[in-house]
């Protein structure tokens, strides 16, 4: 370093130090910053992914053992917050490429009084769904 799984539209700041930047890249939007930006330090706080303490164990998985019965974690669920990460503008700021769908508008088609089949492109969705990328934990090497 590369992989596996979960999670990202909620939540949470102040002082000091610094002196032009900063939203991870790339462009474009937007947006914070000389009323002090990024890094740093302190102190705070937010969260519940590791964790702590109970509950279930009808049910399914996994491990020891047994004729069986069982005991242990696991998923599930309350509660905590002592360590260990993390986060503490704005959705991961939003959009980009790939895929579906649902809208619009085109063009080519079969039918057809209105209207509609079927295809194809472009646009579009402001919480349209996944995918890719990316944080961050756990695992794992």
């Nucleotide at each position: 370093a590369a992989g596996u799984u979960a999670u990202c539209a909620a939540g949470a700041a102040a002082g000091g130090u610094g002196g032009a930047g900063g939203g991870a890249a790339u462009a474009g939007a937007c947006c914070c910053a000389u009323a002090g930006a990024a890094g740093c330090c302190u102190u705070g706080g937010c969260a519940a992914c590791c964790c702590u303490u109970g509950g279930u164990c009808u049910a399914c998985c996994u491990u020891u053992g047994u004729u069986a019965u069982u005991a242990a974690g696991g998923u599930c669920u309350a509660a905590g917050a002592a360590g260990g990460u993390g986060c503490u503008a704005a959705a991961u700021u939003c959009u980009a490429c790939c895929a579906u769908u649902g809208c619009u508008u085109g063009g080519u088609u079969g039918a057809u009084u209105g209207u509609u089949u079927a295809u194809c492109a472009a646009g579009u969705a402001u919480c349209a769904u996944g995918g890719c990328a990316g944080a961050u934990a756990a695992c794992a090497a």
SAM riboswitch aptamer (S box leader) from Maribacter sp. PR1, 141 nucleotides, folded computationally. Its mean pLDDT, the model's own confidence on a scale to 100, is 77. The model forms 93% of the base pairs in the Rfam consensus. The sequence was found by an Rfam model in a public genome assembly. Lineage of the source: Bacteria > Bacteroidota > Flavobacteriia > Flavobacteriales > Maribacter.